[in-house]
Molecule: transfer RNA
Organism: Eggerthellaceae bacterium
RNA sequence: GCCUCGGUAGCUCAGGAGGUAGAGCGUCCGUCUCGUAAACGGAUGGUCGGCGGUUCGAACCCGUCCCGUGGCU
Numbered sequence: 001g002c003c004u005c006g007g008u009a010g011c012u013c014a015g016g017a018g019g020u021a022g023a024g025c026g027u028c029c030g031u032c033u034c035g036u037a038a039a040c041g042g043a044u045g046g047u048c049g050g051c052g053g054u055u056c057g058a059a060c061c062c063g064u065c066c067c068g069u070g071g072c073u
Stems, first nucleotide, its partner, number of pairs: 001072003005068003010025004019056001026044006049065005
């Protein structure tokens, strides 16, 4: 330098072909317990890596840049 895959909640990741963004874990509150944990109920969460473009509408499509994984030279 080139190619591939990835960047979405505090963490791990979903999100068939554009149409108001989700799960588990975590955190907080409560129930239960002598108490803690576990279990159960509720709550809490994101300018979807940045900037442009297409579109009535973009996490999703296009361009470019940044960061990371793997590969080639």